[in-house]
RNA sequence: GGAGACGGCCAGGGGGCCGCGGGGGAAACCCUGAGGAAGGUCCGGACUCCGCCGGGCAGGCUGCUCGGGGCAACCCGAGAGGGGGCGACCCCUGGAAAGUGCCACAGAGAACAGACCGCCAACGGCCCUUUCUCAAGCCCCUCUCCCCUUGGGGAGGGGGUAGGGUGAGGGGGGUGCGGGCAAGGGUGAAACGGUGGGGUAAGAGCCCACCGCCGGGGCCGCGAGGACCCCGGGCACGGUAAACCCCAGCCGGAGCAAGGCCAAAUAGGGAGGCGGUUGAGGGUGGCCCGCCCGAUGCCUCCGGGUAGGCCGCAUAGAUGAAUGGCCCCCCACGACAGAAUCCGGCCUACGGCCCUCUCCCUCA
Numbered sequence: 001g002g003a004g005a006c007g008g009c010c011a012g013g014g015g016g017c018c019g020c021g022g023g024g025g026a027a028a029c030c031c032u033g034a035g036g037a038a039g040g041u042c043c044g045g046a047c048u049c050c051g052c053c054g055g056g057c058a059g060g061c062u063g064c065u066c067g068g069g070g071c072a073a074c075c076c077g078a079g080a081g082g083g084g085g086c087g088a089c090c091c092c093u094g095g096a097a098a099g100u101g102c103c104a105c106a107g108a109g110a111a112c113a114g115a116c117c118g119c120c121a122a123c124g125g126c127c128c129u130u131u132c133u134c135a136a137g138c139c140c141c142u143c144u145c146c147c148c149u150u151g152g153g154g155a156g157g158g159g160g161u162a163g164g165g166u167g168a169g170g171g172g173g174g175u176g177c178g179g180g181c182a183a184g185g186g187u188g189a190a191a192c193g194g195u196g197g198g199g200u201a202a203g204a205g206c207c208c209a210c211c212g213c214c215g216g217g218g219c220c221g222c223g224a225g226g227a228c229c230c231c232g233g234g235c236a237c238g239g240u241a242a243a244c245c246c247c248a249g250c251c252g253g254a255g256c257a258a259g260g261c262c263a264a265a266u267a268g269g270g271a272g273g274c275g276g277u278u279g280a281g282g283g284u285g286g287c288c289c290g291c292c293c294g295a296u297g298c299c300u301c302c303g304g305g306u307a308g309g310c311c312g313c314a315u316a317g318a319u320g321a322a323u324g325g326c327c328c329c330c331c332a333c334g335a336c337a338g339a340a341u342c343c344g345g346c347c348u349a350c351g352g353c354c355c356u357c358u359c360c361c362u363c364a
Stems, first nucleotide, its partner, number of pairs: 001360005007354004012330007020033005035336001039347002042345005047255004059251005064079006080093005094246002099244002101240003116185002118181003123178002125175006132169004139160010193211006212235001213233006219226002259311004269302006281293004331334001
């Protein structure tokens, strides 16, 4: 100097002018007014109403161990196991051996698997070959009998093997067949232990040695766990629970549009009074007469609800809901973003500074 890791801090500062919300004041004016996340609305709590002897179903939250804080959610410290990074360091965490489901693409086959390339030719076919064996026949030698005139012919038996042909067997070779194999190649995030040897037609825990793995016991640790020792087992058990599900602990439901108070008009409810055609009441501009309407009617009071208002509501705080604009100086030239009942967490977004540490390069 570069690239990172961990922890902490700040969130432009000062002045002037003009505005906005809330409070105080007769007025002048004074005081006060967003964040670390106010955000996502993911958890927990306060508060309010409803419910409640108790229990359950459904649903939700939490989930390695020990210790501590907290009502809880959650956080802190020290550890365990697994994974990532050269490293500082970071990430994950009940159960996949109760059951069910799923595993894209590629690939032959994705879970009590599979055979594309490949390997094999033991077994069963098929083809080729053979100086091997056997059989009958041909041929050669020989014996017996019969026939015809010497010589020959016929029948039967025995022996031989050079060459050719047929059949069977054996040997050898091949095989786009049936088949055996799963070592090697290839696909994939993942292919049903690894290395070496034996074995085999070729192979394979098929067998053996070592390593790994699993089960039981001992040992160590408060524990999650460790894997030091012994015994047994050829190995059976892929992943996924932010899929259903199972286990353990906890949780009554709904939420500030909670909930409470005040309280019109109209309609409806209750009580009382008046009225029955000899008329309560209403209309006809105020009054009387007259005329007209008029009987589930009219008048008064009470109570509930609605519109509306207030509280809930805060050392910011509304229900058109404020927190802004301009100028000057300084600097590192200012990111993400703005309350809506309150509080505690988690997660996400984002600019800058500092401490400590790691790796690499260079110089002295």